[in-house]
This is a predicted structure of a 362-nucleotide RNA (Bacterial RNase P class A) from an Anaerolineales bacterium. It matches the Rfam family "Bacterial RNase P class A". By type it is a ribozyme. Its mean pLDDT, the model's own confidence on a scale to 100, is 79. Of the family's consensus pairs, 94% are formed in the model. It is recorded under the gene name rnpB. The sequence is in RNAcentral, with records from ENA. NCBI's taxonomy places the organism under Bacteria, Bacillati, Chloroflexota, Anaerolineae, Anaerolineales.
RNA sequence: CAGGUUGGCCGGGUGAUCGCGGCAGGGAUUUUCCCUGUCGAGGAAAGUCCGCACUCCAUAGAGCAUGGCGCCGGGUAACACCCGGGAUGGGGUAACCUAUCAGACAGGGCCACAGAAACAGGUAGCCGUUUUGACGGUCAGAGUGAAAAGGUGGUGUAAGAGACCACCGGCGCAGGUGGUAACAUCUGCGGCCAGGCAACCCCCACCAGGAGCAAGGCCAAGCAGGAACAAGGUGCUGCUCGUACCGUUUGAGUUCCGGGUAGGCUGCACGAGGCACAUCGAGAGGUGUGUCCCAGAUAGAUGAUCACCGGUGAAAACGUUGUUUUCGUACACAGAAUGCGGCUUAUAGGCCGGCCUGAGGU
Numbered sequence: 001c002a003g004g005u006u007g008g009c010c011g012g013g014u015g016a017u018c019g020c021g022g023c024a025g026g027g028a029u030u031u032u033c034c035c036u037g038u039c040g041a042g043g044a045a046a047g048u049c050c051g052c053a054c055u056c057c058a059u060a061g062a063g064c065a066u067g068g069c070g071c072c073g074g075g076u077a078a079c080a081c082c083c084g085g086g087a088u089g090g091g092g093u094a095a096c097c098u099a100u101c102a103g104a105c106a107g108g109g110c111c112a113c114a115g116a117a118a119c120a121g122g123u124a125g126c127c128g129u130u131u132u133g134a135c136g137g138u139c140a141g142a143g144u145g146a147a148a149a150g151g152u153g154g155u156g157u158a159a160g161a162g163a164c165c166a167c168c169g170g171c172g173c174a175g176g177u178g179g180u181a182a183c184a185u186c187u188g189c190g191g192c193c194a195g196g197c198a199a200c201c202c203c204c205a206c207c208a209g210g211a212g213c214a215a216g217g218c219c220a221a222g223c224a225g226g227a228a229c230a231a232g233g234u235g236c237u238g239c240u241c242g243u244a245c246c247g248u249u250u251g252a253g254u255u256c257c258g259g260g261u262a263g264g265c266u267g268c269a270c271g272a273g274g275c276a277c278a279u280c281g282a283g284a285g286g287u288g289u290g291u292c293c294c295a296g297a298u299a300g301a302u303g304a305u306c307a308c309c310g311g312u313g314a315a316a317a318c319g320u321u322g323u324u325u326u327c328g329u330a331c332a333c334a335g336a337a338u339g340c341g342g343c344u345u346a347u348a349g350g351c352c353g354g355c356c357u358g359a360g361g362u
């Protein structure tokens, strides 16, 4: 320098004008309006897939059912998340990426097609006997299949076979060493060598009571209901008269009461909080000190326009690989609704670091 791999971060800036929501203060003609100050979306606010906080259900404890999780250790409020490690496989020269992970001698079930048989059965074959009908032995070689008594050589036999032997492979048991552990490695012993599926039921260990902010709490028009008082009440009409309507125990009207609809307030913005520094740790992360206050709408505010800068596309000039000029450009994904920790998905462009491979120079 080129190519690759991996981790982290940012994700337009400044100003002007107009506008919107919350809070505080002030003013006015006070259900509202105006002025000033201040704050006002994200890394995913998204999907709502996990885990919690919080609330109510009899302060919810036990068992069963059901669901989830499943190599080991650590982190955390918790997790299906994160960090570190292990085993077995796949890709890459490498850095690195990636898949899987309890139990198949507790039991049941399943294993297409082919094949005799899908787990202890015998098609053809081989051998022995034979009354030629068959009976017995055998599974090495053949054939089928994704999968059929571990492989090679020998001994042995009627023919054969881990039946036996040597070596190799696997499994199990015992012990040593290293490791917290998963596990690794070494030694010895046992012919133990009879498959796979647990994402089929099941078994083992661990974890889960249910419903959810439309949770829950408070206030409370109108209508209906109850109680008390009750002979007047309302309109024309400010008053008197008059009149119309409603009413006088079939009770107008007034007052009060409980529950509670519409509606309002709260929950609801100080939190497993942000930032900086120190410190412990390999890391996820922990601890301490200091400092900051940082959206809260309710049909839903957080916006629009313009200018400059930045980014980016094209062209031209200089000139040599970057400057200048001109023109263009809505310039990623997206939009809080109780909050928090994760996962997953979307994302133009840019910045920084670690490592690997190749080439060249000193």
Base pairs, nucleotide, nucleotide: 001358002357003356004355005354006353007352008351009350010349012309013308014307015306016305017304018303020040021039022038023037024036025035026034027033028032042333046344047343049342050341051340052339053338054212055211056210057209066208067207068206070204071085072084073083074082075081086101087100088099089098090097091096103202107201108200109197110196111195123142125138126137127136128135129134150168151167152166153165154164155163169193170192171190172189173188174187175186176185177184178183216266217265218264219263225257226256227255228254229253232246233245234244235243236242273292274291275290276289277288278287279286280285310331311329312328313327314326315325316324317323318322